[in-house]
RNA sequence: GCCAACUUAGCUCAGCUGGUAGAGCACCUCAUUCGUAAUGAGGGGGUCCCGAGUUCGAUUCUCGGAGUUGGCUCCA
Numbered sequence: 001g002c003c004a005a006c007u008u009a010g011c012u013c014a015g016c017u018g019g020u021a022g023a024g025c026a027c028c029u030c031a032u033u034c035g036u037a038a039u040g041a042g043g044g045g046g047u048c049c050c051g052a053g054u055u056c057g058a059u060u061c062u063c064g065g066a067g068u069u070g071g072c073u074c075c076a
Stems, first nucleotide, its partner, number of pairs: 001072007010025004019056001027043005049065005
């Protein structure tokens, strides 16, 4: 320098061919217990990396940028 994949809740990740987002763990509250853990019930938490475009509508499609990871190359 070139190519590819990825970027969604605190963490690990889903989201099937566009209709304003979920799971597990973690966290908070309550129940249970003499108490803790475990268990059960409930709850909070996201400008879906950034910008632009298409569309009635974009996490999802297109373009540009940024970051992470991997591969190729040393040619000019």

Model confidence (mean pLDDT): 80 of 100. The RNA shown here (transfer RNA) has 76 nucleotides and comes from Candidatus Acidiferrum sp. Rfam family: tRNA. By type it is a transfer RNA. NCBI's taxonomy places the organism under Bacteria, Pseudomonadati, Acidobacteriota, Candidatus Acidiferrales, Candidatus Acidiferrum. The sequence is in RNAcentral, with records from ENA and MGnify.